[in-house]
Bacterial small signal recognition particle RNA from a Planctomycetota bacterium, 97 nucleotides, folded computationally. Its Rfam family is "Bacterial small signal recognition particle RNA". By type it is a non-coding RNA gene. About the family: The signal recognition particle (SRP) is a universally conserved ribonucleoprotein involved in the co-translational targeting of proteins to membranes.
RNA sequence: GGUCGGGGCCGCGGGACGGGUGGCCCGUGAACCUGGUCAGGGCUUGACCGCAGCAGCCAUAAGCGGUGUUGUCCGGGCCCGCGGUAUCCUGGCCGUC
Numbered sequence: 001g002g003u004c005g006g007g008g009c010c011g012c013g014g015g016a017c018g019g020g021u022g023g024c025c026c027g028u029g030a031a032c033c034u035g036g037u038c039a040g041g042g043c044u045u046g047a048c049c050g051c052a053g054c055a056g057c058c059a060u061a062a063g064c065g066g067u068g069u070u071g072u073c074c075g076g077g078c079c080c081g082c083g084g085u086a087u088c089c090u091g092g093c094c095g096u097c
Base pairs, nucleotide, nucleotide: 001094002093003092004091005090006089007088008085009084010083011082012081013080014079015078017075018074019073020072021071022070023069024068025066026065027064028063034059035058036057037056042051043050
């Protein structure tokens, strides 16, 4: 001086992880102010019919929960791949003086 590596650093991509958030799904979810069905009781009627309707039951809204699923954003530590490295650290080999 040349060449081939390693480390560090930088860039890009990916993985897992953590956090935020949206969709879907599941669950929960209303004394009355939602819906349905409305025992009893009430109203009406001579009676039947009919009417409104509390509790209960069923369903559901907002909300809440999920150790379900999927998308998205963020994070720095980790892992993997690719590339770069003028400058930093370091090793092998070759050449020359």
The prediction has a mean pLDDT of 76.